[in-house]
c-di-GMP-I riboswitch aptamer from Alkalibacter mobilis, 85 nucleotides, folded computationally. The model forms 100% of the base pairs in the Rfam consensus. Its mean pLDDT, the model's own confidence on a scale to 100, is 86. The source organism's lineage runs through Bacteria, Bacillati, Bacillota, Eubacteriales and Alkalibacter. It was read from a public genome assembly, where an Rfam model found it.

RNA sequence: GUCACGAACCGGCAAACUCGAUGAAAGUCGAGGGCGCAAAACUACAGGGCCUAAUCGCAGAAGCGUAUGGCAGCCAGCAGCCGAA
Repeated sequence: GUCACGAACCGGCAAACUCGAUGAAAGUCGAGGGCGCAAAACUACAGGGCCUAAUCGCAGAAGCGUAUGGCAGCCAGCAGCCGAA
């Protein structure tokens, strides 16, 4: 130095919930908040999976299907800081 690994240290991120905004919804953004996380950084046409159904189609109706809309804190790809065993 590299790979693996994860004690400590400097720190980092921020679940649920509340308020506001936005969206058809899923969700997202901001503030508060802290469940947790060693990549809870990044990537949504590398890949898999999941959510929603505006639009469109089917249906007598209830509804069903559908992504071009989303989820990375689902798996995954990629991969930074520190350095005990």